Description: This is a predicted structure of a 75-nucleotide RNA (transfer RNA) from a Promethearchaeota archaeon. It was read from a public genome assembly.

RNA sequence: GCACCAUUCGUAUAGUGGUUAGUAUGUUGGCUUCCCAAGCCAACGAGCCGGGUUCAAUUCCCGGAUGGUGCACCA
Numbered sequence: 001g002c003a004c005c006a007u008u009c010g011u012a013u014a015g016u017g018g019u020u021a022g023u024a025u026g027u028u029g030g031c032u033u034c035c036c037a038a039g040c041c042a043a044c045g046a047g048c049c050g051g052g053u054u055c056a057a058u059u060c061c062c063g064g065a066u067g068g069u070g071c072a073c074c075a
Base pairs, nucleotide, nucleotide: 001071002070003069004068005067006066007065010025011024012023013022018055026044027043028042029041030040031039048064049063050062051061052060
C1' cells in the first nucleotide's frame, strides 16, 4: 500500500428498517441472613465520526477513524 472483518451501557456480548435496544457483569438501594458470601427484587448505565437513502437508520449504502486478519513491499 491492497483486500476482508469488526466497532452497541464501565467491561463482555445479543438482536432488529418501526413505539421503551436485551442479557451477563458492575454500581446504588431494598429483601433475605446472627454476620459475610451467595440468592432474590428494583434502579442507573450504550449503538466510533460525517454524509446518503427512507415517512422512519443502531440496522442498508458511501467516505473517514480505530483495531484485527491475510497479502504485498522492505534499501
About this RNA:
Its Rfam family is "tRNA". Its family is annotated with triplet codon-amino acid adaptor activity in the Gene Ontology. NCBI's taxonomy places the organism under Archaea, Promethearchaeati, Promethearchaeota.